RNA sequence: AACGCAGGGAGAACAGUCGCGCUUUACAUUAAACCGUGAAGUGAGGAAAGUCCGAGCUCCACAGAAUCAGGGCGCCUGAUAACGUCAGGGUGGCGCAAGCCAACGGAAAGUGCCGCAGAAACGAUACCGCCCGCCGCAAGGCGAGUAAGGGUGAAAACGUGGUGUAAGAGACCACGCGUCGCGCUGGUAACAGCGCGGUGGGGUAAACCCCGCUCGGAGCAAGGCCAAAUAAGGGAACAGGAGUUGAUUCGCUCCGUUAUGAUUCCCGGGUAGGCCGCAUGAGCUGUCAGGCAACUGGUAGCCAAGACAAAUGACUGUAGUCCGCCUCGGCGGAUAACAGAACUCGGCUUAUUUCCCUGCGUUCGGU
Repeated sequence: AACGCAGGGAGAACAGUCGCGCUUUACAUUAAACCGUGAAGUGAGGAAAGUCCGAGCUCCACAGAAUCAGGGCGCCUGAUAACGUCAGGGUGGCGCAAGCCAACGGAAAGUGCCGCAGAAACGAUACCGCCCGCCGCAAGGCGAGUAAGGGUGAAAACGUGGUGUAAGAGACCACGCGUCGCGCUGGUAACAGCGCGGUGGGGUAAACCCCGCUCGGAGCAAGGCCAAAUAAGGGAACAGGAGUUGAUUCGCUCCGUUAUGAUUCCCGGGUAGGCCGCAUGAGCUGUCAGGCAACUGGUAGCCAAGACAAAUGACUGUAGUCCGCCUCGGCGGAUAACAGAACUCGGCUUAUUUCCCUGCGUUCGGU
């Protein structure tokens, strides 16, 4: 330098003006508020997204639990409130390498399936062959044996060599490979290495299934409080006159009188609407310590959106960055993408223009 690999960060700077949401406060208004005006403070994200996991919180169900059904998960150790997440490691696969990927328990409990090709896809079989017998002049035919060689396929009874045989075959032997059991060594473990013995059985479990672990359901439109209205329900008063309306004392209210004559009031309930839930939390930032790391602990500082049809925007100037031009320090242009809180956290996944940083690999070149 080229081509790659892994990881991290910014996600747009500053000032002014205008506008909008929320909080506090002042003024005005009011019985008190709401509303209004002014001031101050504050106002989206790295994914706020998908709603895929795990929790908090709330209500419902059951009340230790167990069984059945169904779902999820599945190498080991650690981290964590928890997880299907993360970290470190093991094994297998890919890559020259840095590194990347893996639902990574069981196919010797049982069942199913294995397209095309091929004789045959799992215990059955033989297309071309090989060998033996019989027939035939021969080509060849028939019967029996065989699976070494060829052929098919992603995959065909472990591989190589030998013994053996009519020809052959783990039929037998040696070595190797795989696998199972036991033992030893290393490791917390997964596992690795070695030794001895058995064994040579196709694949497929994100097919049924078996084994182990685990899981009650619904969700802030949860749920709680206040409460116009309506119904059910309950209570009280009342023909010994409730309530309403009129009359009566200058007017009004109350009381009384009188006329009228059958309902009236309260509780309850919870629709509209309002309030809470709802912003101090498994919190954020710095720093120190432990740990390979995930992460944990100490300490100091900080409080940072809270709307409800839903605010978070626009313009101007300066700076930065990029592009173009030339007289080389000036001019002109651009300044974004993905996207947008809605109970809150921890993750995962997906989207994303441009810029910056760190570590590493391979190859080539220079000194």
The prediction has a mean pLDDT of 77. A computed fold for a 367-nucleotide RNA from a Candidatus Zixiibacteriota bacterium, annotated as Bacterial RNase P class A. The gene name in the source record is rnpB. The source organism's lineage runs through Bacteria, Pseudomonadati and Candidatus Zixiibacteriota. Its Rfam family is "Bacterial RNase P class A". Gene Ontology terms of the family: dimeric ribonuclease P complex, ribonuclease P activity and tRNA processing.